[in-house]
Context: one part of a larger RNA
Molecule: small-subunit ribosomal RNA, central domain
Organism: SAR202 cluster bacterium
RNA sequence: UUGGGCGUAAAGGGUCCGUAGGCGGUUCGGUAAGUCUCCUGUGAAAUCUUCAGGCUCAACUUGAAGAGGUCGGGGGAUACUGCUGAACUUGAGACUGACAGAGGCAAGUGGAAUUCCCGGUGUAGUGGUGAAAUGCGUAGAUAUCGGGAGGAACACCAGUGGCGAAAGCGGCUUGCUGGGACAGUUCUGACGCUGAGGGACGAAAGCGUGGGUAGCAAACCGGAUUAGAUACCCGGGUAGUCCACGCUGUAAACGAUGAAUACUGGGUCUUCGGGGAAUCGACCCCUUGUGGACCGAAGCUAACGCGUUAAGUAUUCCGCCUGGGGAGUACGGUCGCAAGACUAAAACUC
Numbered sequence: 001u002u003g004g005g006c007g008u009a010a011a012g013g014g015u016c017c018g019u020a021g022g023c024g025g026u027u028c029g030g031u032a033a034g035u036c037u038c039c040u041g042u043g044a045a046a047u048c049u050u051c052a053g054g055c056u057c058a059a060c061u062u063g064a065a066g067a068g069g070u071c072g073g074g075g076g077a078u079a080c081u082g083c084u085g086a087a088c089u090u091g092a093g094a095c096u097g098a099c100a101g102a103g104g105c106a107a108g109u110g111g112a113a114u115u116c117c118c119g120g121u122g123u124a125g126u127g128g129u130g131a132a133a134u135g136c137g138u139a140g141a142u143a144u145c146g147g148g149a150g151g152a153a154c155a156c157c158a159g160u161g162g163c164g165a166a167a168g169c170g171g172c173u174u175g176c177u178g179g180g181a182c183a184g185u186u187c188u189g190a191c192g193c194u195g196a197g198g199g200a201c202g203a204a205a206g207c208g209u210g211g212g213u214a215g216c217a218a219a220c221c222g223g224a225u226u227a228g229a230u231a232c233c234c235g236g237g238u239a240g241u242c243c244a245c246g247c248u249g250u251a252a253a254c255g256a257u258g259a260a261u262a263c264u265g266g267g268u269c270u271u272c273g274g275g276g277a278a279u280c281g282a283c284c285c286c287u288u289g290u291g292g293a294c295c296g297a298a299g300c301u302a303a304c305g306c307g308u309u310a311a312g313u314a315u316u317c318c319g320c321c322u323g324g325g326g327a328g329u330a331c332g333g334u335c336g337c338a339a340g341a342c343u344a345a346a347a348c349u350c
Base pairs, nucleotide, nucleotide: 003322004321005320006319007304008303012318014201015200016199017198021194022193023192025088026087027086028085029084030083031082033081034080035077036076037075038074039073040072041071042069048066049065050064051063052062053061054060091191092188093187094186095184096183097182099180103177104176105175106174107173108172109171110154115149116148117147118146119145120144121143125136126135162169163168206247207246208245209244210243211242215241216240220236221235222234223233258317259316260315261314262313263312266295267294268293269292270291272289273288274287275286276285299306300305323350324349325348332343333342334341335340
């Protein structure tokens, strides 16, 4: 609970696709379901309202009129909505041209660095810290030079830079592949927006099977610190981190801001396009789209702040909130190998 809201107070679903449903551009015609109007039938009595009357008043009561409906039938109106027919091009999509990009998947490949192994040089320390110690080292370490193995990540370029629906994406090459912006205005002709259920994707951690393991590193073992130190610091170190396939389905999954459309002063920087002017050319300048940032008119806001990428002005559709705790819990159900996830109360208490 016919209300008011959702950036930070409770509240935007993690993201997209899409079913039902809701909503939907311009013009003309038809229809008349919604809508409006008139007539008619009915809406018992009592009740209710108004007027008048009767009990001395009132309550009460009598009479008359009215009101009372998602009502039935008939006549009419046609602006809007619906249905239907025809048409249009601005929304949407397609086509052509040229463009940018860490968008995705797969295969191959490169150099730096760490570690380990082999060999050379070389000798007593090294490492680590606030200071130390554990550790490593005369069985030759650390340092340095040459060779080799293997795994993981890609310095500089690099940017309030780019791409992607979000999660996310960064060495290089090739193959396959998704999306986007711009210009032309050739085609289709409203084909659109949103989206309950549903489906797909979804960081990290975690799980299953099989590989892999250089570095790092939960757990664990030592050394310190300390009153203690199940920590912070140091030396080690296993899962894991990596790959393949399958599961999990959650995050401060954040812009803490759902999607779409239209309108509403400007200024600065920047990405990728188009046009003009200019030039040897790049730049610069003017202009027009697109994306990313900053500052700010009006307006909004409790304030902070937002401000053409709105939190302004409006419309459509979805999701969500309704005092704190109990509790995102119990129970039940669905899903999962499990961990657990989703859905989701109440008693009681302030």